[in-house]
């Protein structure tokens, strides 16, 4: 130094749920709250996968509805990649 991860120290994060806010919607942001995390740090046009579809094209109805596609709009607690504390075996 790499890889590895203790019933090791010092710390860290925060799932579901609640409740406030944003947004069309996924999904986000503050308080609570702990499922669980050794990277649950950080990267989303330039790796892969997933989520949603205001608007937009078709299409079918038909005077305002459905039905399909579609990221420019999300997800790093799905893999990936990247830097990083601590230091038994």
């Nucleotide at each position: 130094c790499c890889c590895c991860g203790a019933u090791a120290a010092a710390g860290g994060c925060a799932a579901a749920c609640u409740u406030c806010g944003a947004g069309a919607a996924a999904u986000c942001g503050g308080a609570g709250g702990a499922c669980g995390c050794a990277a649950a740090g950080c990267u989303a046009u330039a790796g892969g996968g997933g989520c949603u579809a205001c608007g937009g094209u078709a299409g079918a109805a038909u005077a305002u509805u459905c039905u399909a596609c579609u990221a420019u709009g999300c997800c790093a607690g799905c893999c990936a990649g990247u830097u990083a504390c601590c230091g038994a075996a």